[in-house]
RNA sequence: CUCUUAUCCAGAGUGGCGGAGGGAAUGGCCCUGUGAAGCCCGGCAACCACCAGAUAUAAAACGAUCUGGAAGGUGCCAAUUCCAACAAAGCAGUCAAUGCUUUGAAAGAUGAGAG
Numbered sequence: 001c002u003c004u005u006a007u008c009c010a011g012a013g014u015g016g017c018g019g020a021g022g023g024a025a026u027g028g029c030c031c032u033g034u035g036a037a038g039c040c041c042g043g044c045a046a047c048c049a050c051c052a053g054a055u056a057u058a059a060a061a062c063g064a065u066c067u068g069g070a071a072g073g074u075g076c077c078a079a080u081u082c083c084a085a086c087a088a089a090g091c092a093g094u095c096a097a098u099g100c101u102u103u104g105a106a107a108g109a110u111g112a113g114a115g
Stems, first nucleotide, its partner, number of pairs: 001115008013041001015040003021031003026084003042077003047073002050069006081107001086104007
């Protein structure tokens, strides 16, 4: 980098250093010297690994699913992934333009697995 798969309306700081940007990209709309990014500390969560229990398969082991624990590997700590963008349906509207709502997709993020 590519592919597969799961999740993405919850949660997390009046800290220290730093000193101007940040929220992926486009359009919006925001955050930011009442201190951005980044680093450290702190915290949140529970995807993988780990521990215990339950369930079905004749039994055991492995594996699967579920529940609970713990916190080793990641991750995360403004706003739903901040919102939209594409498609469908419904509603409003003049069979319009357009707007609103819902669902799906696309894109993205993160975990796990594969190349």

The RNA shown here (SAM riboswitch aptamer (S box leader)) has 115 nucleotides and comes from Salipaludibacillus aurantiacus. It was read from a public genome assembly, where an Rfam model found it. The prediction has a mean pLDDT of 82. NCBI's taxonomy places the organism under Bacteria, Bacillati, Bacilli, Bacillaceae, Salipaludibacillus.